[in-house]
């Protein structure tokens, strides 16, 4: 230098182009207990950045950034 894959919540992951973007753990509040933990109920929190296609983009195209692997 070239090719492929990835980037979604604090962490690990989902999401036929049209859902209110979900799940588990964690966190917060309440419940419960003599108290702590556990249980149960509720809640906060995310689509890497820019541009394009489309009526509509987390999803398709493209550039950049970062990470992983491969080729020379």
């Nucleotide at each position: 230098g070239c090719c492929u894959c990835g980037u979604u919540a604090g962490c690990a992951c989902a999401a036929c182009g049209g859902c209110g973007a979900g799940u588990g753990c964690a966190c917060c509040u309440g419940u419960u207990u003599a108290g702590u933990a556990a249980u149960c109920a509720g809640g906060u929190g995310a689509c890497g950045a820019g541009g394009g296609u489309u009526c509509g983009a987390u999803u398709c195209c493209u550039u950049c950034a970062c990470g992983a692997g491969g080729c020379u």
The prediction has a mean pLDDT of 82.
Predicted 3D model of a 72-nucleotide RNA (transfer RNA) from a Minisyncoccota bacterium.
Rfam family: tRNA. The family's RNA type in Rfam is transfer RNA.
Lineage of the source: Bacteria > Bacillati > Minisyncoccota.
The RNAcentral record of the sequence draws on ENA.